Context: one part of a larger RNA
Parts: sequence; structure tokens; C1' cells
RNA sequence: AUUGAACGCUAGCGGCAUGCCUGACACAUGCAAGUCGAGCGGCAGCGCGGGGAAACCUUGUGUUUCCCUGGCGGCGAGCGGCGAACGGGUGAGUAAUACGUAGGAAUCUGCCUCGAAGUGGGGGAUAACCCGGGGAAACUCGGGCUAAUACCGCAUACGUCCAUUAAACGCGCUGCGUUUAAUGGAGAAAGCAGGCUUCUGGCUUGCGCUUUGGGAGGAGCCUACGGCGGAUUAGCUUGUUGGUGAGGUAAUAGCUCACCAAGGCCACGAUCCGUAGCUGGUCUAAGAGGAUGGUCAGCCACACUGGGACUGAGACACGGCCCAGACUCCUACGGGAGGCUGCAGUGGGGAAUCUUGGACAAUGGGCGAAAGCCUGAUCCAGCAAUGCCGCGUGUGUGAAGAAGGUCUUCGGAUCGUAAAGCACUUUCAGUGGGGAAGAAAAACUCAAGGUUAAUACCCUUGAGGCUUGACGGUACCCACAGAAGAAGCACCGGCUAACUCUGUGCCAGCAGCCGCGGUAACACAGGGGGUGCUAGCGUUAAUC
Repeated sequence: AUUGAACGCUAGCGGCAUGCCUGACACAUGCAAGUCGAGCGGCAGCGCGGGGAAACCUUGUGUUUCCCUGGCGGCGAGCGGCGAACGGGUGAGUAAUACGUAGGAAUCUGCCUCGAAGUGGGGGAUAACCCGGGGAAACUCGGGCUAAUACCGCAUACGUCCAUUAAACGCGCUGCGUUUAAUGGAGAAAGCAGGCUUCUGGCUUGCGCUUUGGGAGGAGCCUACGGCGGAUUAGCUUGUUGGUGAGGUAAUAGCUCACCAAGGCCACGAUCCGUAGCUGGUCUAAGAGGAUGGUCAGCCACACUGGGACUGAGACACGGCCCAGACUCCUACGGGAGGCUGCAGUGGGGAAUCUUGGACAAUGGGCGAAAGCCUGAUCCAGCAAUGCCGCGUGUGUGAAGAAGGUCUUCGGAUCGUAAAGCACUUUCAGUGGGGAAGAAAAACUCAAGGUUAAUACCCUUGAGGCUUGACGGUACCCACAGAAGAAGCACCGGCUAACUCUGUGCCAGCAGCCGCGGUAACACAGGGGGUGCUAGCGUUAAUC
């Protein structure tokens, strides 16, 4: 000088940050990933409409109740699509399948973007639903009906992939690679919404769907170098090192297998053991260096413990599945359920670390054509002097140097302009009043341009225009009253700024080092005085 600190004493306000470093210990409760009806069949519930019946009296285009009805707004559950691999947490493991820097070639890539071509014609099911059965439950079985952008054939396909042939070029030249051409083979698709219309149909726009070539962003792989300790760890290795062939992967490769050869690493530290997430950075220091990796950002790893795959563009998947194990819970004892290292919160451990808060208003994300819905990401608020920064606790004047305390050589000295008194001011806190920015929009209307057969629809731009704030009546401003509500902590022998009195008497005690204390203690304890910092001050721990 510093800290994610803790402890002791003390404490007025605000801004900005930070807040389980220990048990990767166990978790009650709530929330943290949904969305789309413009993919589909439908209609449990709500509302509207239509039909029927009954009751009432005010006799009507009435009210109420009941039944039927998917016609409409919408929509529980279901099929289907996309998302759930992001975002959020933690640092256990990992000394190299990691990270950082610099390169590389044998790859994949949903959504997005630019381009080319297409979107033809069929089929069989299944959930929901209905009927029946089993089970305490979780759930499950059988029969029957039905739809799709769910599923499966067929057609077409220059471009895509595979094989063969030919030509050109190149090389390490009986062969291999690249490019081009030809032939043969393989492989697609789905509709929905709006508009117009001559309405069993046709045209068109938008969003989709299929094949394919680039791009962007993302991901996988390979190489070199760099960054811990121990030799009281000296040898390690058999898929081990290389080759051939085959398999496998999105892709290279002992990645895997068969055969062949006997290699490969190591004193420039292999192997083994211990410790540890890495980096940008942070702290310190004049620098070199040393220490460190909390918050923020990039990468990695993990998700009760161990293993495994499925789905998918992407996972071997925190809030998915299966198996085994430990633990907890339910049970009708047959069988089931669970995973806070998400946000809050609880117990425990510990010197020690917060609210079971508000909102999607902003930024961002998922879904959706949109409206919108979801979002403990995020934005805010709450708690804590944990840190940094700012402000205040008054200002001027005031000598009878008051009273009082302390000391005294008894003369006085000091606290001390300090107080009182007098004159002012009102920051902050308090009360009352006013009051932002954070909001840009998207909806809606009109105009122009694009698209188109089209003055529809849709897209872009411009103009108009209605609203939308959790924080919060917050920041800020004005007024009111009154010095009013606001100072402590450590030290005073030397190092080291700051001295005296009383008590104690090697006791009680102090102490970072040297050391103080045994009757005159500037070192213990108290008083007075002083010194240093100041809403803090000291102590302890830790680093330079």
C1' cells in the first nucleotide's frame, strides 16, 4: 500500500459498487421454458348467437331456469412444428482430450442472407373421442371411429451423390490426384392465410415446403510454443511406435480390428506422487519481479454418485430418458416418486456473507403473420459502514482570561475564544407543495414507390395519430421552522507524532521488537493534558 475479509468500541446522510472464500453437505415451499388455432381433428370450461320447453308478470322484439347446437369469439386436454444444446449456477475434477498465442486441412452447420430450379399425383394409419378391463397410486391394456405442414410409396430432377469410360494437366509416373465431357444408377416436396373472380374451378400476393450453389455467424479436428512443486519418484510403454488392408466418423488419425515390422518417450526430467480450473486482468513495486485469478468478460469442465445411448442442425443433455448405487418420501407391501452447483429461502458447517420482494416499463431471448404470451436473464427495490467517493455535525464575534477540573515552586499555569453572551446562516435530516429524463414504438389512417393483370393483399419510406413506467410522486426545484437532530476510536519509553499526577509494588498487569513492573513507573491502572485519523478508528488474518 492492499482485501469478497472477520472481531472490538462507536455511528448522521447520500451516490456507486460488492456480499457462503467453509460442507461439489442435505434440502420444506413457491417460482426459474414455453409458445403457435394463420399446421390438425375437435369442444371440457367461459362468453355471444340460433332452436326448443317450462315458469313469472309489467303481456313484450320481456325476464329467469333447463335442454339441444362448433355457427362465432376463443380454448382445457390431444396430434403436429419450433424452442427447450441459449440464457442462469458452480469450480468438484483436470498439469493436458484444458487454457493463451500463432498457424493448419481432412469437416458439419437449424434459424439468417444472396442466387438457381421445383412445389405433380396417390395411399395406409394413429392420438384425442367412444366402449370395456387391470391397479391403492404412478399409470396401463384391449376393441372401434377420425385429421394434418404427422407417416409412406410413385412421377420428375440441369444442378447433388455413386460407379464406369475418355481427354487434358500435374506428381514421388505398371500408379495416383485435379478438371472437363459422356453413359448408367440413387435421391424431393405441404400446405396455410389474405385479395380478385365468370365460384366443384381459375388467377394472384405473403408466409411456408423440397433440391442445390455461395456468404455470415457457430461448432468439431490437427500442429508448434508458453505458464506449478517433488529425483527421499529413473526408468516408462504392448494398441504400445510405424506400415499394409478393412471397418468406422460430419471429418483426419491405432479411432477400432486382422496381419507384418520392433519400435516410441526419457536427465532439455519420461513415468509416478502432490497441488491447481486457464486467460484478459487484479494487488504490490521506480522497474525487473513477486503474489493472485472474488466481482466483470472470453474459454473449459460439471449438474445426487458411476455408466450408457436416444432424439436432434447441435447434447451423450442442470429443471430429458435407461441401468446400477447411496439417501429421502408415499404405499392397500404388490409397487411407485425425487434430485436448488437456477432465484429467494431452511437446517448444518463456520470467525463470517443478504429478501421465501416488484415488474416485464427498458435491453435481450423463445414462440407467433401479428396482437401477444413466457422470461428469478435483466431492470429495480430491500438488508449489511463490506469497500470507494461526497456532504454534514455550524459561522463570525466574544478576556471578567468566569465557574469547574488538573498541575503547582502556592506566585500562578493550563483546559481556553474553548464555554456563556451577542450577531448570523439553514446544507443534510424533518414537514408541505411542484415535478422530469429513462418511451423508441408496435397497433390505426392517409400518401408515394415496389410487387401484380390489379387502383386487392403484402413490403418499404414519409406524414398524421391513440396509448404504453416496475422503480415512484423517485431524481431535481421551491417554501417553512429552529443551532435546532448528528463524534468517535486508537496512541503518547525508543523505533514513532504526542507528558504529567495519583494508585500499585517482579503483584496486578503491558508487549510488534528492544523490553517495562521488586516504593519517587513519561512503558501497568485511573485522572488531567497532548498526538494521529475521523463516520469511522483499532486488532487479527493474508499478499507485495

The part of an RNA shown here (small-subunit ribosomal RNA, 5' domain) has 544 nucleotides and comes from an uncultured bacterium.
Its mean pLDDT, the model's own confidence on a scale to 100, is 83.
The full RNA is in RNAcentral, with records from ENA and SILVA.